This is a predicted structure of a 90-nucleotide RNA (c-di-GMP-I riboswitch aptamer) from Thermoanaerobacteraceae bacterium SP2. Rfam family: c-di-GMP-I riboswitch aptamer. Rfam links the family to the GO term cyclic-di-GMP binding.
[in-house]
RNA sequence: AAGUGAUAAAGGCAAACUUAUCGAAAGAUAAGGGCGCAAAGCCAUAGGGUCUAAGGUGUUUAGCUGCACUAUGACAGCCUGGCUGCCGCU
Numbered sequence: 001a002a003g004u005g006a007u008a009a010a011g012g013c014a015a016a017c018u019u020a021u022c023g024a025a026a027g028a029u030a031a032g033g034g035c036g037c038a039a040a041g042c043c044a045u046a047g048g049g050u051c052u053a054a055g056g057u058g059u060u061u062a063g064c065u066g067c068a069c070u071a072u073g074a075c076a077g078c079c080u081g082g083c084u085g086c087c088g089c090u
Stems, first nucleotide, its partner, number of pairs: 002090004012037002017032006035077001041083003046080003049075003055070005
């Protein structure tokens, strides 16, 4: 430097759920918790996918309202990709 994740050590992260806060929601943050993870570190202005629909548009209604579409809101612990990194092995 390249490949790789069998084993071992140092360790790391933290799903569901609970509480609090923020948010229209999806969801996020903090604490507890521990299902799992060899990148479960970072990137959503790399591509696909998924979730939500405040606002907007259309429609409905006398009106309140209901319904449909829509990301400029989210998910990196959905997949591919990019960047970075610990340890072991070859």